The RNA shown here (transfer RNA) has 74 nucleotides and comes from a Candidatus Saccharimonadota bacterium.
NCBI's taxonomy places the organism under Bacteria, Bacteria candidate phyla, Candidatus Saccharimonadota.
It matches the Rfam family "tRNA". Rfam classes the family as a transfer RNA.
The prediction has a mean pLDDT of 80.

RNA sequence: GGUUCCAUAGCUCAGUUGGCUAGAGCGCAGCAUUCACAUUGCUGAGGUCGUAGGUUCGAGCCCUACUGGAACCA
Numbered sequence: 001g002g003u004u005c006c007a008u009a010g011c012u013c014a015g016u017u018g019g020c021u022a023g024a025g026c027g028c029a030g031c032a033u034u035c036a037c038a039u040u041g042c043u044g045a046g047g048u049c050g051u052a053g054g055u056u057c058g059a060g061c062c063c064u065a066c067u068g069g070a071a072c073c074a
Stems, first nucleotide, its partner, number of pairs: 001073007010026004019057001028044005050066005
C1' cells in the first nucleotide's frame, strides 16, 4: 500500500426483510428480607447506536467518506 471484518448502556452482547416507544445478562442505586452481610425478590437510573454526510415518508439496519481496532496479502 491492498482486501475483509468489527464499533449499540460501565462490561459482555442481541437487534431477523428499514416500521411506530432500542433490549438482555452482569454491574450500579433504592426498597423488601436479615441482628448484620451475602443470597433472593421488586423497582429504578444509565444510550446523541464511533464521527460526518447521503438515500427514504421513515435508518442501529442501506450508500459514501473519515476515525479507532483486528485478521490476511504484499